This is a predicted structure of a 105-nucleotide RNA (Glycine riboswitch aptamer) from Clostridium chromiireducens. The sequence is in RNAcentral, with records from Rfam. It matches the Rfam family "Glycine riboswitch aptamer". About the family: This family represents the bacterial glycine riboswitch. The model forms 90% of the base pairs in the Rfam consensus.

RNA sequence: AUGAAGAUAGUGGGAGAGUUAUUACUAAAUCUAUUUUUAUUAAAAUAGAUUUAGUAAUACACCGAAGAGGGGAAUCUUUCAGGUAAUAAGGACCGCUAUUGGACG
Numbered sequence: 001a002u003g004a005a006g007a008u009a010g011u012g013g014g015a016g017a018g019u020u021a022u023u024a025c026u027a028a029a030u031c032u033a034u035u036u037u038u039a040u041u042a043a044a045a046u047a048g049a050u051u052u053a054g055u056a057a058u059a060c061a062c063c064g065a066a067g068a069g070g071g072g073a074a075u076c077u078u079u080c081a082g083g084u085a086a087u088a089a090g091g092a093c094c095g096c097u098a099u100u101g102g103a104c105g
Stems, first nucleotide, its partner, number of pairs: 006100008018060001020059018061084003067080001068078003
C1' cells in the first nucleotide's frame, strides 16, 4: 500500500396461507312493544330481534421466509413457536452506504 470472507449500523426490495365457523363484548343502523312529553308533525327512555364493523377466546383448515428441532447440506423436512382479506407489524434472502475486520498480493 491492495482491501476478500465475516461482524455491526443505516437504507431499499421482499413471498405464502381463512374476508372460515361459533360464542362473548363494544359501536352504529333498522323494526316491534311499553312508558312519558306535545296543539300537531314528532321527540326521548327502556326491552327484544336482525344486519354491519371492530376486538378477544375456542374449533377446524391452511402457510413456511424470524426463531427452534431433524438432517452431511440445501430454497429439504417437522410445524413447537409464529403467521393466514386489505392495512399495520414481522420477514429468510438480496442490493447499496458507513464502520470494523485483515484473507490475498